[in-house]
Molecule: Glycine riboswitch aptamer
Organism: bovine gut metagenome
RNA sequence: AAUUCCGGAGAACCUCUUAGGAGUACCGAAGGUGCAAUGCGCUUGUUCAGCGCAGAAUCUCUCAGGUAAAAGGACGGAGUU
Numbered sequence: 001a002a003u004u005c006c007g008g009a010g011a012a013c014c015u016c017u018u019a020g021g022a023g024u025a026c027c028g029a030a031g032g033u034g035c036a037a038u039g040c041g042c043u044u045g046u047u048c049a050g051c052g053c054a055g056a057a058u059c060u061c062u063c064a065g066g067u068a069a070a071a072g073g074a075c076g077g078a079g080u081u
Stems, first nucleotide, its partner, number of pairs: 001081007012024001014023003025067003031063001032061001034059001038054006
């Protein structure tokens, strides 16, 4: 890393409808977005400062996805290769 099994949250099984769809509210744990400390570089006579690049998450955004069950599901445990 792959795979099998188990556990695994949150939020309308809403409203309208010509049954094709339309709409509002809401959730964050597939995936994705953004950012800190810090490091590197450039500019500068020095200090300071400015600019650029890299830079984590369960944080953030809510694009995607989701809001009864089913499915999915970050993450965790056990087994196997």